[in-house]
RNA sequence: ACGGCGGUAGCUCAAUUGGUAGAGCAUCGGUCUCCAAAACCGACGGUUGGGGGUUCGAGUCCCUCCCGCCGUGCCA
Numbered sequence: 001a002c003g004g005c006g007g008u009a010g011c012u013c014a015a016u017u018g019g020u021a022g023a024g025c026a027u028c029g030g031u032c033u034c035c036a037a038a039a040c041c042g043a044c045g046g047u048u049g050g051g052g053g054u055u056c057g058a059g060u061c062c063c064u065c066c067c068g069c070c071g072u073g074c075c076a
Base pairs, nucleotide, nucleotide: 001072002071003070004069005068006067007066010025011024012023013022019056027043028042029041030040031039049065050064051063052062053061
């Protein structure tokens, strides 16, 4: 340099054909307990990497930039 894959909640990951952005864990509160743990119930938590475009509507499609991983190649 080129090609491929990926970037979504604090972490690990979903989201079907473009049609309400979710789960588990963590955190916080409650129930229970002498207390705590476990279990159960609930709550909190989002610039879907940035910007632009298409569309009635974009996490999803198109363009561009950034970051990470893998492969190929070039120079020294």

Model confidence (mean pLDDT): 82 of 100.
This is a predicted structure of a 76-nucleotide RNA (transfer RNA) from a Verrucomicrobiota bacterium.
NCBI's taxonomy places the organism under Bacteria, Pseudomonadati, Verrucomicrobiota.
Rfam family: tRNA. Its family is annotated with triplet codon-amino acid adaptor activity in the Gene Ontology.